[in-house]
RNA sequence: GGGCCUGUGGCGCAGCUGGUAGCGCGCCUCCAUGGCAUGGAGGAGGUCGUCGGUUCGAACCCGAUCAGGUCCA
Numbered sequence: 001g002g003g004c005c006u007g008u009g010g011c012g013c014a015g016c017u018g019g020u021a022g023c024g025c026g027c028c029u030c031c032a033u034g035g036c037a038u039g040g041a042g043g044a045g046g047u048c049g050u051c052g053g054u055u056c057g058a059a060c061c062c063g064a065u066c067a068g069g070u071c072c073a
Stems, first nucleotide, its partner, number of pairs: 001072007010025004019056001027043006049065005
């Protein structure tokens, strides 16, 4: 320098053929309990690495770019 893969709440991940972003753990509140364990109920938290484009509409398509991984030179 070139090819490919990954980047989504604090952490780990999902998201079909473009149509309001979800699961587990964690966190907060309430209930049960002697109890900050355990069980139950509810809740907060992300505009999807960044910028731009296409589209009525983009996490998803296109271009550029950043970071990590990997292969080739």
Molecule: transfer RNA
Organism: bacterium CG2_30_37_16